[in-house]
RNA sequence: AAUAAUGCUUGGAGGCGGGGAGAAUUUCCCCACCGGCGGUACAGUCCGCAAAGCGCUUUUGCGCCCGACAAGGUGAAAUUCCUUGACCGACGGUAUAGUCCGGAUGGUAAAGCGUUUUU
Numbered sequence: 001a002a003u004a005a006u007g008c009u010u011g012g013a014g015g016c017g018g019g020g021a022g023a024a025u026u027u028c029c030c031c032a033c034c035g036g037c038g039g040u041a042c043a044g045u046c047c048g049c050a051a052a053g054c055g056c057u058u059u060u061g062c063g064c065c066c067g068a069c070a071a072g073g074u075g076a077a078a079u080u081c082c083u084u085g086a087c088c089g090a091c092g093g094u095a096u097a098g099u100c101c102g103g104a105u106g107g108u109a110a111a112g113c114g115u116u117u118u119u
């Protein structure tokens, strides 16, 4: 250094402030604000994964499902940078919720550190 096994730690975060209408809304309307993990020229919108939802399953796990971007510019290279204008956001609750409350003191992708084995 590589390979295999294993332990520990971290790990879903962020975001409603003002105005309007209303009996009542952080849920409607206008403006505002936020963006998990890996890959790739730096990505909420590309590719892949995870969470959520549904079905099966004793457990483990397996299957299904899974939102949304264009134009111009720079460059060897960017749907990732810059400019402009858009768009999207699980389930349950409640005046219709990406931002409130809840499942959740939950859980995953993944990241870091260590130990051991073999070469």
Stems, first nucleotide, its partner, number of pairs: 001119002004116007017031004032099002034089002036049004044087002053064004069085005091102003

Predicted 3D model of a 119-nucleotide RNA (FMN riboswitch aptamer (RFN element)).
The coordinates come from a structure-prediction model, not an experiment, and the mean pLDDT is 78.
It matches the Rfam family "FMN riboswitch aptamer (RFN element)". Rfam 15.1 lists 6,230 matches to the family in 5,120 species.
The model forms 100% of the base pairs in the Rfam consensus.